[in-house]
RNA sequence: GGGCGUAUAGCUCAGCGGUAGAGCACUGGUCUUACAAACCAGCGGUCGCAGGUUCGAUCCCUGCUGCGCCCA
Repeated sequence: GGGCGUAUAGCUCAGCGGUAGAGCACUGGUCUUACAAACCAGCGGUCGCAGGUUCGAUCCCUGCUGCGCCCA
């Protein structure tokens, strides 16, 4: 330099045109002498950035950036 993949909550990931979700973590509560576990509730997001298409974009298209793999 070229090709392919990937970027979504603090972490690991799902969702792939029509109100953004799960597990874990965190906070509060129930329970306990206390802690853990369990159960209930809650908090947490510019969906990498900039454009385009569309009535509508996390999702489709283009460019860029980071990361991973392959080729040279």